[in-house]
């Protein structure tokens, strides 16, 4: 400087916005009750509305499989299968701008640019 590898789901947390539910306003619509306004639909709105759906971490948490070492057993021998293991998968600061969905995000460009 320059190349290779640092494995893949799942459950869930940080957090995330508002399609749906829900809560909260509003409403010369409707409808019931009334005649003081109320209910319940329908429309609008709000996430500077706690939530339920939803989304969700390379650098968060559990556990799963896989891969690697070592030992054992099958086997003539290798391969190979299995089944054991207080063995092993270390380490990790990080914009901005884009992307996507319903909208956002710690999501995805990205273990990126940069920094040490």
């Nucleotide at each position: 400087a320059u190349g290779u590898a640092g494995g893949g789901g799942g459950u869930c947390u940080a957090g995330g916005g508002u399609u749906c539910c829900a809560u909260c306003c509003g409403u010369g619509c409707g409808c019931g009750a009334c005649u003081a306004u109320c209910g319940c639909g329908g429309c609008g709105g709000a996430g500077u509305u706690u939530g339920g759906u939803c989304c969700g971490a390379g650098a968060g948490a559990c556990g799963c499989c896989a891969c690697c070492c070592g030992c054992g057993a099958c086997c003539g021998a290798c391969a190979g299968u299995c089944g054991c293991g207080c063995g092993g998968u270390a380490c990790a600061c990080g914009g901005a701008g884009g992307g996507g969905u319903a909208a956002a995000a710690g999501c995805c460009c990205g273990g990126g640019a940069g920094a040490g």
Background
A computed fold for a 116-nucleotide RNA from Palleronia sediminis, annotated as Guanidine-I riboswitch aptamer. Rfam family: Guanidine-I riboswitch aptamer. Rfam describes the family as follows. This family represents a conserved RNA structure found upstream of the ykkC and yxkD genes in Bacillus subtilis and related genes in other bacteria. The model forms 100% of the base pairs in the Rfam consensus. It was read from a public genome assembly, where an Rfam model found it. Its mean pLDDT, the model's own confidence on a scale to 100, is 84.